The prediction has a mean pLDDT of 86. c-di-GMP-I riboswitch aptamer from a Clostridiales bacterium, 89 nucleotides, folded computationally. NCBI's taxonomy places the organism under Bacteria, Bacillati, Bacillota, Clostridia, Eubacteriales. It matches the Rfam family "c-di-GMP-I riboswitch aptamer". Its family is annotated with cyclic-di-GMP binding in the Gene Ontology. The RNAcentral record of the sequence draws on Ribocentre.
[in-house]
RNA sequence: ACUAUCAAAGGGCAAACUUCACGAAAGUGAAGGACGCAAAGCUGUGGGUCUAAGGUAAUUUUCAUUACUAUGAUUGUCAGGCUGCAAGA
Numbered sequence: 001a002c003u004a005u006c007a008a009a010g011g012g013c014a015a016a017c018u019u020c021a022c023g024a025a026a027g028u029g030a031a032g033g034a035c036g037c038a039a040a041g042c043u044g045u046g047g048g049u050c051u052a053a054g055g056u057a058a059u060u061u062u063c064a065u066u067a068c069u070a071u072g073a074u075u076g077u078c079a080g081g082c083u084g085c086a087a088g089a
Stems, first nucleotide, its partner, number of pairs: 005089002012037002017032006035076001041082003045079003048074003054069006
């Protein structure tokens, strides 16, 4: 110096829920709030999952309903890539 595990110190992030805003929705942002997290930091690269505006098809009294489909979303779903605090065993 690097890797893995277990401690200590200083800290960090923030689930559910509530309010406001955005969005077609999934969901996201901010404030409050802590279930938890050693990467619960960044990245949508590969899977998985969610949604279906738009598009396509079907039905039928063509208003509408159903099905399929991400270009949408999820990193606190699993991995990959990049980066990182501490100093003892």